Context: one part of a larger RNA
Molecule: large-subunit ribosomal RNA, half A
Organism: microbial mat metagenome
RNA sequence: GGCGGUCGGAGGAUGCCUAGGCUCCACGAGGCGACGAAGGACGCGACAAGCUGCGAAAAUCCGGGACGAGGCGCAAAUGGCCGGCGACCCCCGGGUGUCCGAAUGGGGCAACCCGCCGCGGGCGCACCGCGGCACCCCGCCCCGCGAGGGGGGGGAGCCAACCCGGGGAACUGAAACAUCUAAGUACCCGGAGGAAAAGAAAGAGAGAUCGAUUCCCCCAGUAGUGGCGAUCGAAAAGGGAAGAGCCCAAACCGGGCCCGUCGAGGCGGGCCCGGGGUUGUAGGGCGGCCGCCAGGGGCGGCCGGAGCGCGGGGGAAGCGCCUGGAAAGGCGCGCCGCAGAGGGUGAAGGCCCCGUACCCCGCCGCGAAGGCCGUCCCGGCCGUACCUGAGUAGGGCGGGACACGAGAAAUCCUGCCUGAAUCCGCCGGGACCACCCGGCAAGGCUAAACACUCCGUGGAGACCGAUAGUGGACCAGUACCGUGAGGGAAAGGUGAAAAGCACUCCGGACAGGAGGGUGAAAGAGACCCUGAAACCGGCCGCCCGCGAACUGUGGGAGCCGCCAAGUGCGGUGACCGCGUGCCUUUUGCAUAAUGAGCCUACGAGUUGCUCCCGUCCGGCCAGGUUAAGGCGCUCAGCGCCGGAGCCGUGGCGAAAGCGAGUCCGAAACGGGCGAAAAGGAGUCGGACGGGGCAGACGCGAAACCUUGUGAUCUACCCCUGGCCAGGCCGAAGCCCCGGUGAAACGGGGUGGAGGGCCGAACCGGUGGACGUUGAAAAGUCCUCGGAUGAGCCGGGGGUAGGGGUGAAAGGCCAAUCAAACUGGGAAAUAGCUCGUACUCCCCGAAAUGCAUUUGGGUGCAGCCCCGGCGCCGAGCGCCGCGGAGGUAGAGCCACCGUUUGGAUGAGAGGGCUUCGCCGCCUAUCGACUCCAGGCGAACUCCGAAUGCCGCGGCGUGCUCGCCGGGAGUGAGGCGCGGGGUGCUAAGGUCCCGCGCCGAGAGGGAAAGAACCCGGACCGCCCGCUAAGGCCCCCAAGGGCGCGCUGAGUCGAACGAACGGGGUGGGGCUGCGCAGACAGCUAGGAUGUUGGCUUGGAAGCAGCCAUCCAUUCAAAGAGUGCGUAACAGCUCACUGGUCGAGCGGCCCCGCACGGAUGAUGACCGGGCGUGAAGCGCGCCGCCGAAGCGGCGGGAUAGGCCAGCGAUGGCCGAUCGGUAGGGGAGCGUUCCCGCGGCGUCGAAGCCGUCCCGCGAGGGGCGGUGGAGCCUCGGGAAACGAAAAUGUAGGCAUGAGUAACGACAAUGGGGGCGCGAAACCCCCACGCCGGAAGGCCAAGGUUUCCGGGACAACGCUAAUCGGUCCCGGGUCAGCCGGCCCCUAAGGCCAAGCCGCGAGGCCACGCCGACGGGAAACGGGUGAACAUUCCCGUGCCGGCGGACGGUGGUCCGCGCGGGACGCGGCGAGACAAGGCGCGCGCGCUGACGGAACAGCGCGUUGAAGGGGAGUAGGGGGCGACCCCGAACCCCGACAGUACCGCGAGCCCCCGGGCGGACGGACAGCCGCCCCACAGAGCCGCCAAGAAAACCGCGCGUUCCUUCAGCCGUCCGCCGACCGUACCGCAAACCGACACAGGUGGCCGGGUAGAGGAUACUGAGGCGCUC
Repeated sequence: GGCGGUCGGAGGAUGCCUAGGCUCCACGAGGCGACGAAGGACGCGACAAGCUGCGAAAAUCCGGGACGAGGCGCAAAUGGCCGGCGACCCCCGGGUGUCCGAAUGGGGCAACCCGCCGCGGGCGCACCGCGGCACCCCGCCCCGCGAGGGGGGGGAGCCAACCCGGGGAACUGAAACAUCUAAGUACCCGGAGGAAAAGAAAGAGAGAUCGAUUCCCCCAGUAGUGGCGAUCGAAAAGGGAAGAGCCCAAACCGGGCCCGUCGAGGCGGGCCCGGGGUUGUAGGGCGGCCGCCAGGGGCGGCCGGAGCGCGGGGGAAGCGCCUGGAAAGGCGCGCCGCAGAGGGUGAAGGCCCCGUACCCCGCCGCGAAGGCCGUCCCGGCCGUACCUGAGUAGGGCGGGACACGAGAAAUCCUGCCUGAAUCCGCCGGGACCACCCGGCAAGGCUAAACACUCCGUGGAGACCGAUAGUGGACCAGUACCGUGAGGGAAAGGUGAAAAGCACUCCGGACAGGAGGGUGAAAGAGACCCUGAAACCGGCCGCCCGCGAACUGUGGGAGCCGCCAAGUGCGGUGACCGCGUGCCUUUUGCAUAAUGAGCCUACGAGUUGCUCCCGUCCGGCCAGGUUAAGGCGCUCAGCGCCGGAGCCGUGGCGAAAGCGAGUCCGAAACGGGCGAAAAGGAGUCGGACGGGGCAGACGCGAAACCUUGUGAUCUACCCCUGGCCAGGCCGAAGCCCCGGUGAAACGGGGUGGAGGGCCGAACCGGUGGACGUUGAAAAGUCCUCGGAUGAGCCGGGGGUAGGGGUGAAAGGCCAAUCAAACUGGGAAAUAGCUCGUACUCCCCGAAAUGCAUUUGGGUGCAGCCCCGGCGCCGAGCGCCGCGGAGGUAGAGCCACCGUUUGGAUGAGAGGGCUUCGCCGCCUAUCGACUCCAGGCGAACUCCGAAUGCCGCGGCGUGCUCGCCGGGAGUGAGGCGCGGGGUGCUAAGGUCCCGCGCCGAGAGGGAAAGAACCCGGACCGCCCGCUAAGGCCCCCAAGGGCGCGCUGAGUCGAACGAACGGGGUGGGGCUGCGCAGACAGCUAGGAUGUUGGCUUGGAAGCAGCCAUCCAUUCAAAGAGUGCGUAACAGCUCACUGGUCGAGCGGCCCCGCACGGAUGAUGACCGGGCGUGAAGCGCGCCGCCGAAGCGGCGGGAUAGGCCAGCGAUGGCCGAUCGGUAGGGGAGCGUUCCCGCGGCGUCGAAGCCGUCCCGCGAGGGGCGGUGGAGCCUCGGGAAACGAAAAUGUAGGCAUGAGUAACGACAAUGGGGGCGCGAAACCCCCACGCCGGAAGGCCAAGGUUUCCGGGACAACGCUAAUCGGUCCCGGGUCAGCCGGCCCCUAAGGCCAAGCCGCGAGGCCACGCCGACGGGAAACGGGUGAACAUUCCCGUGCCGGCGGACGGUGGUCCGCGCGGGACGCGGCGAGACAAGGCGCGCGCGCUGACGGAACAGCGCGUUGAAGGGGAGUAGGGGGCGACCCCGAACCCCGACAGUACCGCGAGCCCCCGGGCGGACGGACAGCCGCCCCACAGAGCCGCCAAGAAAACCGCGCGUUCCUUCAGCCGUCCGCCGACCGUACCGCAAACCGACACAGGUGGCCGGGUAGAGGAUACUGAGGCGCUC
């Protein structure tokens, strides 16, 4: 370390449970609010943080009712109270009810700030209490001539869905898209109610019909509409629910007021009020005539109280024994029931408790019938022609609504333009016209039937049961995230009862544990029921230390254990054989292609429907069936009713229509589709397989639209403020000199310009390195750019998403930008990817054709499955016969086309000739024809094999056809053969045929989808074979015979051209005993150095000649080497020697070279040579899941038996992906029957058995209360994968890291414990900061005591942690307040459908303007706040003195402003020096006029003084304004003295309170800020309050007011702790980042650079 066993830890699945949800039903209620809501803030308790309740009368107060003994909420304890004088609790009514919020006196950053008026308290216009004061509308009342004012009433805001109206998308669908669709949906806005809307015919229709509206069923997916696409889609009628009708305007009459006119009698007109009147067989008015008084109805008021709501009361009946911790269980014997619903009680209870059936009571609220009163309404006929809704109906144009998209388009609405009629009238009936029919517009109201549920009461569930069910069972819209809109969790269980462990021990411990006790159980101990798995351990058995690997499987020795003792069972497993995970996707995956770390839980074909097709089952049947609804009951159900409607029963036709026929047609012709009588079947329901519409199997976009939220980041802009060490250059102008007629110009000086120069702060971000799971989601280090400008920064504001902003990059708009973020449409769509869950049985594909904005999609066909029917032979195989055909091949003098050579040679070109016509030559091209030889997919005079079709015969045995239902497939791949293409390339590509893989296991080929063999139902330690093998690995032959190879060829792929006396075999041929071939020996000569050429060329550079001639046995005018040329050496050829075979060419087998790569490495290896290689032949054997044998199973078929389910026999078949079909298992719940359970249910952990399997059962342990069989039923019903979701746990790993490299060391202390805490001593670091002070922001972090589980990157005794307690004191600091800026809000006004937008006056709005305090002390924590001392401001009152004042308005001045430069004199703060004061030091020697340390100071304010001085103004005068001195100042401090006390290393160190100034009018440096001032420049540099002066008006004038002096009183409210360049802010962190202003010492230095250092602060938490 592995396997196994056992015991634990960790974890929180499972089971059981339910406090909470979900979905409904019935009834109620359907609003709350200025009488201040909804919702909040802040408070209220004896002690009180949260929740609940309540409101300063504060877990409550008062009254009424009811109840009857306890009570002071969740929620314990302590303390203290209440209650028979009736508490608590419950119900009803009333009171109180802070502040915010419509929020309403004004303002505002909600819960805060500031007012006015009246009343009361009070001296008071201080302060306190109470009340009132917003806006809009009004038709009511009052006042007023009116404008208007007052009173009164109403409105506002919130709220889930439903309703009406005004606006109104997009994704999507149409497989693209624009009309169209989605959809008048989502969304925004207005308005209303308990419902809303609609509604009493200018109707619907076509029956001479109906009779307001609404809703349901049906009509009907019909009529229609429609790029006639996708889609959209009525109405009438019929059946039901409900049921209800009315009022004005006008005519006419009367009254009031006004106007016109007049002859003043009147007449006419207008407005208001009353009467009258309300219709379409027209009605009314008016005139005339007739009739009627009683009953009914509507509305209002009062009474009345059934009943209901709410609360309360009564309410039957059980005991014993047994088990047990407990009885309700078991057993026994009873009882009640108008009550056997349900819940609880220690387990399972009719009779124990709460209840239940039934009955009773009541305040209050609602309230039917009924009664009384009041009021209103309810005719006819004749005549007359007065009335009957006008910018209307209608029309035109443009739109919209109607199912209806402009269409033939009626009807309705209307933005613009037009524009009637008046009952003898008008509108409609789907263009339009006529007839006919229906109705009466242009005014209004109207219950019920219909929709919805935030809420209350009661009830229900084949709904969930803690990853489920609401997001939320629990203190959840919480924690947490986000600037915001908004997003949004996790988290249940001790026990019957806390009996929640007294006491002891270990321990630093109130941690934890061990005992002990309680309890039925503690293995129920609060991390608490059960307690699975991953994961982590302890112990035991076997095994592993030369062994390799999808970790298994077959065999198997040894060891160990058990027993029922068997050839038993279990654990382990040396060694041997075989063997490349799962899923997905693919032609094909071990693939190095996808997905998964592991475990547990969750996680995907569902549901609805009017509907359509099919199958099965059931009911009825020429019929079947009801829908809405109604009635009844035992009431979400059932029964009955309900026949509207639907389907069927008859067809044909485009239709009118006709009908067993009909249509075409002139037709009786013909023909189509039907009927032909029963051999015709439908219909309703249930289940299942499919389709349609819906999200439709689940998850997944990039996007689109809509409403909102964002400019705390960033861009730009506006307002108001602030910042920029130091050094340098030296423009214009000016002055002087030179110069000129004068200028120009030159020089010097002065001057101080500049998007000037160098360079810190500040702003940036050039290069490099580091960093890259960072210190940091952009930084660090070094370096670098700008740094008076187009500069940078703070605060307050503005611009918003197709929009902003942009010195412009598509940059930025909150870590997001070629269109932000949030919610919604919404489950958008996704021809795409991924995933898709139990078992067994039968069959079993496709990757093709056609079409396709089609190519990875789809439709139809093809191929598969299932069912039905047909068919006894269609199918298939073989044989025979008969056919069609133009391929292979072949051929071409058979065509077409092509092609080589030749013959002939028309014609052409070239040349010659010519005056011209003729003509000649030709080595160039060349037709026809002929000869010889070829070629062709698109040539054929020819022409097979095979295939195909037909007929016949034989064989086979369910193969075939049709119909219906369900699919999948429509990427294919390889091999061989035939072709195209390509290179007669490809593991290429495209066809055809066959096979295989795909979807096929097994054997062989070492390994290896498709190559060879062969198709796996299961078992066997049986047999025979196939391919291929038989030396070993490795089963079987070192088999036999004959050859071949010598290369390890064989033994990778193919190995090529080519080369070679390799070797074996064969054929032909030459030479040879007259002596071949090879070797050796000898010769190889002469003309001649042939001629030419050449410098030379002699056989041998080259050319020429013929191979000449001679001698010879033979010898080339020379085969090679060689020389400058010769020479020389050879060869051919010849003789000799030798003595038998020697050559040449061609063919075949095997071998060799050619042959170079990355591992020794591709023979499978070892290895093999008369083979273990190669060839031929022969015998035997091995070898598979093939074949056979034995046993078993299943599925068709057949036979037998049986009514059937089924059983038996025979026998063929049983590989399988997509896919089809069949049969089953399991889970949860329901119904019925029956059972089990504290003597122990479920779950969990083991083990054994049964079933092919999904699974089931027995036994033991754990567990402690529920569970199951059977027969049916219903589903949120089965997990390994979706980079799935959640939780838990691993791995990496005791690894990286522990966040600036400013640094620690020692001693002591506390403590269980000290590197880090405290003290001391050293050391180190910062020191324009790493010190100090403000503002934002944070919100208790501040201080004290205690604690160390977590937090702190380690430890911790420490802490910004935890617990307890404490701490913030103001007239003069800031806010509030007064004032205004940008901007914001905004009665009026303007605009917009609305929401709303703009905006004057005004208001709000600040780091801008505006009154006033200093010094010291105290103090654990605060102090310009407390204390001491000394001042100042505003207001009020009083006293004295003086005096004309004043509200308001107007005018003027001040308030009041840029940038840059210069800056005299004087001075502050600060520093340095000197002097002085005090103290210390001098140890060995010296110096004493020494050194060292500290100190050497002092505010506001008042006075000198509004002076000096500066500035302005004509002037009067105005504005600014010191120093310094005195007072303040008896402050206080240094230092000294004294010294409580503390610490100690014993040397010393620290030191509260107390006492005491004794020392400077000095010099120097620096010269700031402020306030002026001066100069220059151009870009020309807030407003108001407020103050002063003047004028005008009003008022008052011995008062008041004002001035001066003095005295007294008042000055509220909020902030104030602490951090604040950072461990407390913004960055998720105790984060190397970011964050505005002020001070900022010394030495050196120009300096705030840089270096060192003071005060002060730190050593950065391992």